[in-house]
The RNA shown here (c-di-GMP-I riboswitch aptamer) has 88 nucleotides.
């Protein structure tokens, strides 16, 4: 150097729900609040999967309704990238 790891301090994110703002919406940012996370940190232009349809097309009985992401989820899931404690 490289691989792989028990148990424990410290510390560390923060679902749901509410509340404000942004947004067409999905979500997202602030605060509050803990369901849970050893990566619940970064990657959505690495793959797959998921959620929305503004704008576009097509229908239309003019009410809507199906298809589309260039919007969106890293707390689906695989990969990548980086990285704290730790030689029991």
């Nucleotide at each position: 150097c490289c691989g792989c790891a028990a148990a424990a301090u410290u510390a560390g994110c923060a679902a749901a729900c509410c509340g404000u703002u942004a947004g067409a919406a999905a979500u997202a940012a602030c605060g509050g609040g803990a369901c849970g996370c050893a990566a619940a940190g970064c990657u959505a232009u690495g793959g797959g999967g998921g959620c929305u349809a503004a704008g576009g097309u097509g229908c239309u009985u003019c009410g809507g309704c199906g298809c589309u992401a260039u919007g969106c989820c890293a707390g689906c899931c695989c990969g990548g990238c980086c990285g704290c404690c730790g030689g029991a």